[in-house]
Molecule: Bacterial RNase P class A
Organism: Anaerolineae bacterium
RNA sequence: ACGGCUGGCCGGGCGACCGCGGGACUUCGCAGCGAUGCGGGGUCUCGAGGAAAGUCCGCACUCCACAGGGCAGGAUGCCGGGUAACACCCGGGGCGGGGCAACCCGCCGGACCGGGCCACAGAAACAAACCGCCGGCUUCGGCCGGCAAGGGUGAAAAGGUGGUGUAAGAGACCACCGCGCCGCCCGUAAUGGCGGCGGCCAGGCAACCCCCAUCCGGAGCAAGGCCAAGCAGGGACGAGCCGCGGCCCGCGGCGUUUGAGUCCCGGGUAGGCUGCACGAGGCGCAGGGCGACUUGCGUCCCAGAGAGAUGGCCGCCCAGGCGCGCCGGGCGAGGACGAAGCCUUCGGGCGUAAACUCGAUUCCGGACGCUGGACAGAAUGCGGCUUACAGGCUGGCCCUGGGG
Numbered sequence: 001a002c003g004g005c006u007g008g009c010c011g012g013g014c015g016a017c018c019g020c021g022g023g024a025c026u027u028c029g030c031a032g033c034g035a036u037g038c039g040g041g042g043u044c045u046c047g048a049g050g051a052a053a054g055u056c057c058g059c060a061c062u063c064c065a066c067a068g069g070g071c072a073g074g075a076u077g078c079c080g081g082g083u084a085a086c087a088c089c090c091g092g093g094g095c096g097g098g099g100c101a102a103c104c105c106g107c108c109g110g111a112c113c114g115g116g117c118c119a120c121a122g123a124a125a126c127a128a129a130c131c132g133c134c135g136g137c138u139u140c141g142g143c144c145g146g147c148a149a150g151g152g153u154g155a156a157a158a159g160g161u162g163g164u165g166u167a168a169g170a171g172a173c174c175a176c177c178g179c180g181c182c183g184c185c186c187g188u189a190a191u192g193g194c195g196g197c198g199g200c201c202a203g204g205c206a207a208c209c210c211c212c213a214u215c216c217g218g219a220g221c222a223a224g225g226c227c228a229a230g231c232a233g234g235g236a237c238g239a240g241c242c243g244c245g246g247c248c249c250g251c252g253g254c255g256u257u258u259g260a261g262u263c264c265c266g267g268g269u270a271g272g273c274u275g276c277a278c279g280a281g282g283c284g285c286a287g288g289g290c291g292a293c294u295u296g297c298g299u300c301c302c303a304g305a306g307a308g309a310u311g312g313c314c315g316c317c318c319a320g321g322c323g324c325g326c327c328g329g330g331c332g333a334g335g336a337c338g339a340a341g342c343c344u345u346c347g348g349g350c351g352u353a354a355a356c357u358c359g360a361u362u363c364c365g366g367a368c369g370c371u372g373g374a375c376a377g378a379a380u381g382c383g384g385c386u387u388a389c390a391g392g393c394u395g396g397c398c399c400u401g402g403g404g
Base pairs, nucleotide, nucleotide: 001400003398004397005396006395007394008393009392010391012317013316014315015314017312018311020047021046022045023044024043025042026041027040028039029038030037031036049375053386054385056384057383058382059381060380061220062219063218064217073216074215075214076213077212078092079091080090081089082088093108094107095106096105097104098103109211110210114209115208116205117204118203130151131150132147133146134145135144136143137142159177160176161175162174163173164172178200179198180197181196182195183194184193185192224274225273226272227271233265234264235263236262237261240254241253242252243251244250281300282299283298284297285296286295287294288293318373320371321370322369323368326366327365328364329363331359332358333357334356341350342349343348
């Protein structure tokens, strides 16, 4: 330099004007004795995200249920750690796969508890002999017996290679590898290493039921709590009460056994308040840890609507994209039958540039013009996962080539 792998972060900036939602202060109007409430205005201040999304996990919070234990059901499943908790995260292990590599992807308790399943092919799918090999007999067609090395089928057929052995063979025996058990060593552990023993009597699937270990009660902020019109209900008093603007009269309405009206009571609808924004909080520094994370100190206050506010427009700027053409660099041709320089058989040969001229637009940069920022919108909160995403910044590592 080219190409690649992987982690972290940002995801437009500043300003003007007009609006929208929350809060504080203030002012005006109305109601009220007042506290205060309702409505309008002013000033100040705050106002979406890394995913606010999917609602897939795990919690907080709230109500209901609950002595304890068991059953049923669900989830998780190599080891260690982190955490409030997790199916998440970090570190590590084993096996398989891709890549030269950095690295990436997948899998992970138990198959002697028991049941079930193993398509097609194949003689046989857990129980053996189709072809074959060997021995004996033979009417030469085969029959009986031995074997499981070779062939064939299949995803899978009594562990593999070599040897000894044999009629032919076979863990029948031997060496090494594999497997199982035991011991020792490193490691908290998964696991790894070494040594010894056992010839290895029986395949796979647990994302089929099942077994083992651990964890899990249900519903959800429309949870839940408080206040409480009207109507209906209960109780007490009760002969009046209400309208026609203040008073008198008058008129009308509802009532006086069927009770107007006033007051009180409980539950509670509409409605209002709360839950509801100081939190497993953000940022910075320091300490511990490989890391996830954690401890201490300092500092900051950061949306809370309730049919749901965060919008519109303009100016300047920053990445990015495009551009007829322009400028500069680089590139190509001429310069170059070649300055310099070097060699020389003195004929010549080799050979590095520059000014300058021209050209193509493939590469890089600049000015100018146009354009221009994705995915997406909180509704009780928090931790994760997953999914969507234009563009940009940055750390580390690997391969290849070149230079010192």